RNA sequence: AGAGUUUGAUCCUGGCUCAGGAUGAACGCUAGCGGCAGGCCUAAUACAUGCAAGUCGAGGGGCAGCACGGGUAGCAAUACCUGCUGGCGACCGGCGCACGGGUGCGUAACACGUAUGCAACCUACCUUUAACUGGGGGAUAGCCCAGAGAAAUCCGAAUUAAUACCCCAUAAUAUUAUAUGAUCGGCAUCGUAAAUAUAGUUAAAGCUCCGGCGGUUAAAGAUGGGCAUGCGUGCCAUUAGCUAGUUGGUGAGGUAACGGCCCACCAAGGCUACGAUGGCUAGGGGGUCUGAGAGGAUGAUCCCCCACACUGGUACUGAGACACGGACCAGACUCCUACGGGAGGCAGCAGUAAGGAAUAUUGGUCAAUGGGCGCAAGCCUGAACCAGCCAUGCCGCGUGAAGGAUGAAGGCCCUAUGGGUUGUAAACUUCUUUUGUACGGGAGAAAACUAGGCACGAGUGCCUAAGCUGACAGUACUGUAAGAAUAAGCAUCGGCUAACUCCGUGCCAGCAGCCGCGGUAAUACGGAGGAUGCAAGCGUUAUCCGGAUUUAUUGGGUUUAAAGGGUGCGUAGGCGGGUUUGUAAGUCAGUGGUGAAAGCCUGUCGCUUAACGAUAGAACUGCCAUUGAUACUGCUGUCUUGAGUACAGUUGAGGUAGGCGGAAUGUGUCAUGUAGCGGUGAAAUGCUUAGAUAUGACACAGAACACCAAUUGCGAAGGCAGCUUACUAAAGUAUAACUGACGCUGAGGCACGAAAGCGUGGGGAUCAAACAGGAUUAGAUACCCUGGUAGUCCACGCCGUAAACGAUGAUUACUCGAUGUUGGCGAUACACAGUAAGCGUCUGAGCGAAAGCAUUAAGUAAUCCACCUGGGGAGUACGUCGGCAAGAUUGAAACUCAAAGGAAUUGACGGGGGCCCGCACAAGCGGAGGAGCAUGUGGUUUAAUUCGAUGAUACGCGAGGAACCUUACCUGGGCUUGAAUGUGUGACCGAAUAAUGUGGAAAGCAUAUUAUCCAGCAAUGGGCUCAUACGAGGUGCUGCAUGGUUGUCGUCAGCUCGUGCCGUGAGGUGUUGGGUUAAGUCCCAUAACGAGCGCAACCCCUAUCUUUAGUUGCCAGCAGGUAAAGCCGGGGACUCUAACGAAACUGCCUGCGUAAGCAGUGAGGAAGGUGGGGAUGACGUCAAAUCAUCACGGCCCUUACGUCCAGGGCUACACACGUGCUACAAUGGCCGGUACAGAGGGCAGCUACCUGGUGACAGGAUGCUAAUCUCGAAAACCGGUCUCAGUUCGGAUUGAAGUCUGCAACUCGACUUCAUGAAGCUGGAUUCGCUAGUAAUCGCGCAUCAGCAAUGGCGCGGUGAAUACGUUCCCGGGCCUUGUACACACCGCCCGUCAAGCCAUGGGAGCUGGGGGUACCUGAAGUAUGUAACCGCAAGGAGCGUCCUAGGGUAAAACCGGUAACUGGGGCUAAGUCGUAACAAGGUAGCCGUACCGGAAGGUGCGGCUG
Repeated sequence: AGAGUUUGAUCCUGGCUCAGGAUGAACGCUAGCGGCAGGCCUAAUACAUGCAAGUCGAGGGGCAGCACGGGUAGCAAUACCUGCUGGCGACCGGCGCACGGGUGCGUAACACGUAUGCAACCUACCUUUAACUGGGGGAUAGCCCAGAGAAAUCCGAAUUAAUACCCCAUAAUAUUAUAUGAUCGGCAUCGUAAAUAUAGUUAAAGCUCCGGCGGUUAAAGAUGGGCAUGCGUGCCAUUAGCUAGUUGGUGAGGUAACGGCCCACCAAGGCUACGAUGGCUAGGGGGUCUGAGAGGAUGAUCCCCCACACUGGUACUGAGACACGGACCAGACUCCUACGGGAGGCAGCAGUAAGGAAUAUUGGUCAAUGGGCGCAAGCCUGAACCAGCCAUGCCGCGUGAAGGAUGAAGGCCCUAUGGGUUGUAAACUUCUUUUGUACGGGAGAAAACUAGGCACGAGUGCCUAAGCUGACAGUACUGUAAGAAUAAGCAUCGGCUAACUCCGUGCCAGCAGCCGCGGUAAUACGGAGGAUGCAAGCGUUAUCCGGAUUUAUUGGGUUUAAAGGGUGCGUAGGCGGGUUUGUAAGUCAGUGGUGAAAGCCUGUCGCUUAACGAUAGAACUGCCAUUGAUACUGCUGUCUUGAGUACAGUUGAGGUAGGCGGAAUGUGUCAUGUAGCGGUGAAAUGCUUAGAUAUGACACAGAACACCAAUUGCGAAGGCAGCUUACUAAAGUAUAACUGACGCUGAGGCACGAAAGCGUGGGGAUCAAACAGGAUUAGAUACCCUGGUAGUCCACGCCGUAAACGAUGAUUACUCGAUGUUGGCGAUACACAGUAAGCGUCUGAGCGAAAGCAUUAAGUAAUCCACCUGGGGAGUACGUCGGCAAGAUUGAAACUCAAAGGAAUUGACGGGGGCCCGCACAAGCGGAGGAGCAUGUGGUUUAAUUCGAUGAUACGCGAGGAACCUUACCUGGGCUUGAAUGUGUGACCGAAUAAUGUGGAAAGCAUAUUAUCCAGCAAUGGGCUCAUACGAGGUGCUGCAUGGUUGUCGUCAGCUCGUGCCGUGAGGUGUUGGGUUAAGUCCCAUAACGAGCGCAACCCCUAUCUUUAGUUGCCAGCAGGUAAAGCCGGGGACUCUAACGAAACUGCCUGCGUAAGCAGUGAGGAAGGUGGGGAUGACGUCAAAUCAUCACGGCCCUUACGUCCAGGGCUACACACGUGCUACAAUGGCCGGUACAGAGGGCAGCUACCUGGUGACAGGAUGCUAAUCUCGAAAACCGGUCUCAGUUCGGAUUGAAGUCUGCAACUCGACUUCAUGAAGCUGGAUUCGCUAGUAAUCGCGCAUCAGCAAUGGCGCGGUGAAUACGUUCCCGGGCCUUGUACACACCGCCCGUCAAGCCAUGGGAGCUGGGGGUACCUGAAGUAUGUAACCGCAAGGAGCGUCCUAGGGUAAAACCGGUAACUGGGGCUAAGUCGUAACAAGGUAGCCGUACCGGAAGGUGCGGCUG
C1' cells in the first nucleotide's frame, strides 16, 4: 500500500466481498511447563446454608457461662457458699454502623465533565488558641416476683446505677431586640466594621494506677459535604407548539443555606425552528479499541462522580442517612404456625436453582496494607493479602544438538528394464540435560509491639536485641543424580492468497468470504501422498474500527451515471465595494491558575529475559483569568465605481378589457343538375331518385387567424401571432443631475404556474377520449375507415402536476479568435469600422469517463440556496397537511439481488439507408411435382430387417458391385492362449502336412486309420506341432477427449502484421475517400510507410505455327501388287504421335480520362482484352461429418460384447419423401439401306473368322501382353410404312420356354425368345438446371466385378440452339454508413395478467397486553398543625380531628405493541398458460403528465419532450 467482482473487450460511476488490528468472548480439534493479568455481557430472576460490624469494664448496675483463689461439708471424688481476682453473656451508656464491599434498575438531568461563584451555607472524630468544669433532682433498663402466648414477643408490680435524663447558678467575640456608626469594599438585593450602650436567653461529667483520660463554650484551620451558574454532553420533526405554582412581584413560613421550596395576594407572564413539548434509547467521565490523522466505535477489569438496595411511600435517630446486612406503612412473593398470629429480603463473599453459546471454591489468614472501637494489650474485618479452578488473554521456555547416502525399507507419483519425492528425514555414531523425575538445602516481604538504655520540653524521638509475630509455604530459588529420556498439533493448498498430484464420485454426494466449483479425465466435493502457514495452540462464529475519499472539516458530487426546487417576490439567516480615525467583541501572542491518580509516550531501574512493576520527565491539543498586538472581520465616520432615481428618445406575438374584419368549415333556404358520392393497400359501414356529391346565390353559427414568418422578437417561468382602441408592466440606449452600499442569495412564507381533470352557468362550427358500426387478423377490446358524446370555446372558482428540458439554480468578476443576425447609440451616409445589450454557429487553451462544453462554460474563482449516496421493494405503506374529487405534498421498513448504470469500441442484426456482384430475379430452353419402374430415406413390420449420414451442407450418400463370402445383424451348433502373428520353457517315444473313412447342415468341429521333416557321423541345431506362461482379440461406448481426412459459407475478396501516428483505454489509422476492376485489380488523394496469407501469374489440357524425331501411326510424289485394302518397296511432304519452342502484352490506332482504365463491327492475328477448361480453396465459422477406412486417450467385455460354421436377414410393405429411368408420341414409332468419332479396356482376358441356334449363346479356330490384334457407335442421312387411336404410342405386370455365370440363382442374378399389354394423352400449389460448343439430344468406354439388380458414378466424343430490356422485387454475398436494451450475437433480448410453491409485509370485524396522562371516589404510615375532658407536679404524652401523599377503585379518551377470519399488492423460484408491449423506423417512433377504456402486456384523446 491494495485486490476480486457488471462487459465480447474498454474507460468511468457505483455497490458487494477479501487481506489488518481488537475482544470480559463462545464453539470444534488438540494440549508439556511457568510468570503476569482476567473470569454471569443473559433473569435489578428466586434464593437453602455459613460467614461479611462491631467495640469499650479506664462510663454504669452487675455476674448467666468460663478460669483461678478462698471458705464450709466430706477420706476423696464431689457438692455448696463467696464478684475477691482474671474476665464477661444479656442490659443501661459512649463511639462506630452514612466508611469499606456490590450492582447499573432508574436517570437525556446541573446526573456527569470542565471552569467559576456562595457577600446565601454546614462539618463528628483531628490540629491550634482562649475560657470554664459549682450545686441539686426524679426516673428507667437490667436483676427479682407474677402473668399471657405455639412462637415472635408482650403486660403488670416492686426495687436500682451512670459520662443516661432534668432543674438552678455562672458566662461570651454565641444569640435576640433597640439605638449610634468613622472607614473601606462590592455583584442588583448590599456587605465590612473599629467601637459602644441597654435589656433578655442558653453550658458542662465524670473516671483514675494521680501521670493523665475526658466534658462544656467560643474563635480559627484541615477534611468532607450542600447550593448556584457559563460551556460541553444521544436519536426521532412521520413529535410544532408547551406551560396555572406555570413566569414574575409583595409578605409570611420553612431550611444549615439561596430559591415558588411551600402558602396568601397581585400581575400575565415564561419556553420554542440556535428545536420547546413529546417519544425511544442510555449511568457519566478518566480511559479502551481502531485510524496517518481528523474521526468512528466503546465505557469489562483499575480510579473519580452519580443512582439504587424485593417494589412503592414515609419519616426517626444522628455531625452526617431519608440509611444494602435500621424503623414504620402499603404491595407482590417465600417460609413457620397450635390458624389466633408471626418471620424474611445475597445488586456483600462463597454457594444453589433458573436463564443462557457462556463465566470459577459453600478454600486459608488477619502475617502484611487499610478500617472500626479501645489508654493499651487486643477484639472485629469474605475490605485486603493469598491459595484453588479455567490455554480466557499477554509474555517466556521446551519437545533436543552435531555428524550421517547404498540417498535403505515402506508410502505416493510418473514418460514405468527405470526415475522422482517423502529425505539427513530414519537407522547408526557422538554430545547436551532446559523441563520433568528422585534426594537434599532453603528465603524475602518484620516494622510495629514488649523490655531495656539515651536525649531533652515527662511524652516524644533515637539506639540495642534481651524477647515475640508468616496465611502464602517447605512455595520461589538452589545443589546433586540418571537418562533423548517425559512433551505437536491445527488450518489451508482454483483466483484474491503462501502451498499440486493421484484415486473415488458424476449437477449426485457435497463445497462456498466474493467470483464461483460438481452433468465421466474436478489442482474447487471425499480420501491419500506431498506442500504451505501458524504453533501449545490452530481454525470457525459473533461484534467494533480500518481498508471505505462509500457522508468527503481535512476529503466527494449534481448535462447524459443517483442528484438543480416548474418559476418569481421576499422574511429570518449567511455573505458583502473604496477609504480614515477610534474601539478591541472575534483573532493572535506572553504570563498565571487549573487540567486527580492510573493509563499512552520517553529515559533509567527491579524481577535470569519478557509480559509485569518502580521512578523521573513529557504530554493532557481543554477551560478560566490577566497583560499586550491591531493586519483581517465586527462596531464607528466618510466616498462613488455596485444598486437605485431623474430627463430624453427607442423596441417588441409582454399583460388585461372592449370593438371590428375576411378566408375556410358546417348547417339552413332557393336554384341549376343527374346517378352516384365518399372512403381505402383493397374494401365495406355511411350518404343518395323523398334528388345526394358538384355548382351558384342568400342567411346563420361557433372556433381559429393563411401569406408576412425567420437560425426573428417579448416575457421570471408557464407562455404570447388578424386589425384597432383604452389601461398597464418591462428592457435596453444616451446624459452623468440626485441618493450614498440602500447590495447578493434566500430555509419557512406568499404569488404565478401547459395540458388533462373538477364545480356552477353559458356556448357548441370543427376536431374528438369513451361508445357504435365496417374492415384487417388465428384473435384485434388496436393501428385503417364511417359516425360520435364528454371535452375542446367563454365567465367565475378549484386543481398544482409534465421529458414544467439547456435534462445545465441565482449573482459577481476574469479568461484566445472567426462569423451571422435583432433593436439602439455615434456618424451626412444605403460603404464601413466602433460601442454596450440580446439571439445563433464554428473553433483554441482549459475542463471532462467520454460524448462533448468552450465569454450565453460543463474553464478559473467567490457567496448563498436546493438536492444525491447500489439496484429492486417504492415515490409504495402508515401517519400528517391542504383538495369537492381525481389525486398532490412529505415519505419509510421488512425482504431480496451482486449487480443496476453512463459514455465510447469491435462485431452481429434491422420488416434502416447508399453502392456493387452472382443463372439471384427477369428474358429464354429443358425438366421435377401427376403415371409405371429403378434406387435411397423415413415410417411400419420382423428373430434380425447391422451401423452411420438428417435444413441449405442427409436421402443413385459411406457402397467404384449384399445369392454364399462380403456381414458388422438374427437363430442354431462349436472353440477358450483362442482364427492370425511374436517370445520364453518343456516334450526327448512326438511331428507338420496329406490322404482315406465315419458322425454332422457345416465347421479351422468331434472321432478313427494310414503315410511322411531338414542339416549333421553323432551330440545337437533348425523348422513344425502339442502343453504351459506372457503378450491377444473387440465394426463395443464416447467425433462433446483427439489426430488425420472431408463438407459448407466460397474461387466470395477478403484476413492480418511490423514500425509510425491518434486515443486514458478497448481500439482506430493503414484496409477509409474519388475513380476503376472479375478481384484489397490498379491509379489518384491521404499520418501513414511497408510487408505477409489470399486475387492474378507460375502448372496441366485445348485452339495456331516452327523445329526435331518418324514405328505399330501417315501416304503427296515414285515404284510393285490385290477382287479390294498403306498390302509391299520406299518417303517425311501432309495428318498424327510427343518433346523443345514461338505466339496475346490494351502492344498499335481513334475517342474519353490527370492517371488507372474504358469504349470502338478498328487494324493485324489461329486466338483480343482472364481466349476456353482444369488443378489450386486465405484468417476463420458451423462443439458440422467420420472412434465403422486408418490412428489414438479414457471407459467397458474376456468359456464372451472374442472367434468358427450352417441357415436366415440387410431385397420385408398399408404408406410418405428425395434422386433417376422410360413414356405419354408424327420434330415420332417400325422396317430396310448408307456413313462419320473420341477416349479407354484386354491373357483365368479381348477375340477376328467359320459353323449351329429366331436369340441370349454354344462349338471350333486365329491374332494380340497391344498407335501392330481385338472390343465397337448412335442420333444423322436415304427409302418405305403407320395417320392421331390408349394406337404399329407406351412398355409395366404376368405365363411359358431357354442362355450364361457360379459349389449353389427358392428366399434373391442378369440376359434371350414367344405370349400378355397395366398406368400414362404433357402433369395443382410449388420447384430445379442452364449464358455457347453451353442447354437440349445421341450413342461409346471404364472402374468395381465369377455373375449382376448400372436407369447409378466417372469419362468420351457426335448433332447442336434460344435469350439476357434491366437490377424494382425474391435468395445469397461484399464494402461504407446509421440505430441497438443483442454478444450463446434476432432461432437474440424481453413485458404484463393468469396458474403452482415459499417468504416478509400493509389493511382488517375484533380479541389482548403495556407505559403515561386527565377527572372523580377512597386513603395507610408519617411530618406539620389544632385540641377542653385521659396520664403527668411540670416538660410533655396519649387519644381524636385537619392538610398532603404511596397504594386501591371507577370513568372516558389518546398513544404504542402482539394476535386474527378475510383481503391488497410485493419479492423469489431450469424447462406451466395467454399474447408480443419495449430494444432496429421493433414492424402504429418512443417517452412524460393527465383522462377514459380494455384478459394482459396496453390502446386512444389532449398538451409537451427528443433521450

Predicted 3D model of a 1507-nucleotide RNA (small-subunit ribosomal RNA) from an uncultured Bacteroidota bacterium. Model confidence (mean pLDDT): 81 of 100. The RNAcentral record of the sequence draws on SILVA.